[in-house]
Context: one part of a larger RNA
RNA sequence: CUCUGGCCAAGGAACUUUGCAAUCUAGCCCCGUAACUUCGGGAUAAGGGGUCCUGGCGAAAGCCAGGCGCAGUGAAUGGGUUCAAGCGACUGUUUACCAAAACCACAGCACUCUGCCAACUCCAAAGAGGAAGUAUAGGGUGUGACACCUGCCCGGUGCCGGAAGGUCAAGAGGAGCGGUGAGAGCUGCGAAUUGAAGCCCCGGUGAACGGCGGCGAUAACUAUAAUCGUCCUAAGGUAGCGAAAUUCCUUGUCGGGUAAGUUCCGACCUGCACGAAAGGUGUAACGACUUGAACGCUGUCUCGGUCAGAGACUCG
Numbered sequence: 001c002u003c004u005g006g007c008c009a010a011g012g013a014a015c016u017u018u019g020c021a022a023u024c025u026a027g028c029c030c031c032g033u034a035a036c037u038u039c040g041g042g043a044u045a046a047g048g049g050g051u052c053c054u055g056g057c058g059a060a061a062g063c064c065a066g067g068c069g070c071a072g073u074g075a076a077u078g079g080g081u082u083c084a085a086g087c088g089a090c091u092g093u094u095u096a097c098c099a100a101a102a103c104c105a106c107a108g109c110a111c112u113c114u115g116c117c118a119a120c121u122c123c124a125a126a127g128a129g130g131a132a133g134u135a136u137a138g139g140g141u142g143u144g145a146c147a148c149c150u151g152c153c154c155g156g157u158g159c160c161g162g163a164a165g166g167u168c169a170a171g172a173g174g175a176g177c178g179g180u181g182a183g184a185g186c187u188g189c190g191a192a193u194u195g196a197a198g199c200c201c202c203g204g205u206g207a208a209c210g211g212c213g214g215c216g217a218u219a220a221c222u223a224u225a226a227u228c229g230u231c232c233u234a235a236g237g238u239a240g241c242g243a244a245a246u247u248c249c250u251u252g253u254c255g256g257g258u259a260a261g262u263u264c265c266g267a268c269c270u271g272c273a274c275g276a277a278a279g280g281u282g283u284a285a286c287g288a289c290u291u292g293a294a295c296g297c298u299g300u301c302u303c304g305g306u307c308a309g310a311g312a313c314u315c316g
Stems, first nucleotide, its partner, number of pairs: 001311008010302002014300001019297001027051005036041001038145001052067006068072001080295007087287002092104001108143007120129003146282004151212003156209002158205005165200003171194002176189005213231005240274001241271001252268005
């Protein structure tokens, strides 16, 4: 010097990307316990007190008396706590060997297919699964507890429906035209007409794929524009939310917290480029998740010191 442990004056996060790491806390009994809430929870919330030995009494819990120590859950085992926000409801699951998460799944919701030899899947077939099930069932897709909701557009694409019409293959048809032959014949081409699905066409359909505007003017200060004009569109983004896991300009502006805050919280709305099941907005509980703050506590630090063990060094 390296590693693993123990202790430390005063201070107590000043360390640092970050309290990373290490402390603190801890069992049992008693008291006490907020917001919020789906009334179950939150909750061991938080915050306090007790805890040993001997004797007496008692069924016990325990009560009384006495006693000892620095210390009584005397060792070991053994929650730090709180506030606020984001995301995901939750328990679960995942990159065996750098990622455990906000990913995936999930109960619930919706659409759609399927009438049974079901749809669908494996398969050349036979056969099998579905299912020894039968629409309160099974398959597919999306969303993802719960609460309040889920707006407008069917022009394009998809899907569904449509006894008409257009187009349309093989086939049917055979007017007609050839080759050859003396002829009978053999043989080739072939118009009209007929002819399914599909496509065209006509409708429907968004919890189907998807989409959801621009410019100019206007109110008795100014500013702004309820209002008006005009162009385009299938229709021009409704509710709600909004500098957001989304905001470029941006450390936006204002407020809060700090002595000081590019982070954080609450607002504003000028949304570069939110938005309603690729769901929107909330939400108790939950989380080895992410972010900010505080209390407690500490060698993280000011700033180091010291002790023990194992290495490192020498010999073997």
The part of an RNA shown here (large-subunit ribosomal RNA, domain IV) has 316 nucleotides and comes from Pleurocapsa sp. SU_196_0. The organism belongs to Pleurocapsa, within Bacteria. The prediction has a mean pLDDT of 90. The full RNA is in RNAcentral, with records from ENA.